[in-house]
RNA sequence: UGCUUAUCCAGAAAGGUGGAGGGUACGGCCCUGUGAAACCUUAGCAACCCUUUUGUCACGUUGGCAGAAGAAGGUGCUAACUCCUGCUCCGGGCAUCCGGAGAAAGAUAAGUC
Numbered sequence: 001u002g003c004u005u006a007u008c009c010a011g012a013a014a015g016g017u018g019g020a021g022g023g024u025a026c027g028g029c030c031c032u033g034u035g036a037a038a039c040c041u042u043a044g045c046a047a048c049c050c051u052u053u054u055g056u057c058a059c060g061u062u063g064g065c066a067g068a069a070g071a072a073g074g075u076g077c078u079a080a081c082u083c084c085u086g087c088u089c090c091g092g093g094c095a096u097c098c099g100g101a102g103a104a105a106g107a108u109a110a111g112u113c
Stems, first nucleotide, its partner, number of pairs: 002112007013042005021031003027084002043078003048074002050070009082105001087102006
């Protein structure tokens, strides 16, 4: 890389190096020399893995499910809802629009070939 499952309207920034891009992709709209990407340091957020624990079920050392507490460790994250939108369906206006549901794509985690 591929596949499976779960989540994606919450949360959390300073410094150094660097020197022009960045927000996945189209369109839009934004961020950016009052310093982009990237890398490093420190800090923080969160609770996927994880740790402790309660109940329950199956029991075989243990495991499944549901809840509570935690943050040592493994990841991740720290502008804007995944920034909005694009494709399908439904509803309302019917004017280009508004609202809802889903898909696709993407991100992250855990598992797996």
This is a predicted structure of a 113-nucleotide RNA (SAM riboswitch aptamer (S box leader)) from a Bacteroidales bacterium. Lineage of the source: Bacteria > Pseudomonadati > Bacteroidota > Bacteroidia > Bacteroidales.